[in-house]
Predicted 3D model of a 72-nucleotide RNA (transfer RNA) from Micromonas pusilla CCMP1545. RNAcentral holds the sequence, with entries from Rfam. The source organism's lineage runs through Eukaryota, Viridiplantae, Chlorophyta, Mamiellaceae and Micromonas pusilla. Its Rfam family is "tRNA". The family's RNA type in Rfam is transfer RNA.
RNA sequence: GCUUCCGUAGUUUAGUGGUCAUGACAAACGCCUUCCAAGCGUUAGACCCGAGUUCGAAUCUCGGCGGUUGCA
Repeated sequence: GCUUCCGUAGUUUAGUGGUCAUGACAAACGCCUUCCAAGCGUUAGACCCGAGUUCGAAUCUCGGCGGUUGCA
């Protein structure tokens, strides 16, 4: 340099154009327990950036950025 795939919460993950964006771990609070752990409940927290298409975009298109596979 060319190419494949990917980018969603602190970590990880679902989503295939239409309700409040899903779950797990972690965090905070509460319940339980003599205490801790485990277990249970509640809460907060996210769509890489920009533009386009569309009534409507995490999703489709283009560009950028970053990561990754392969080739040189």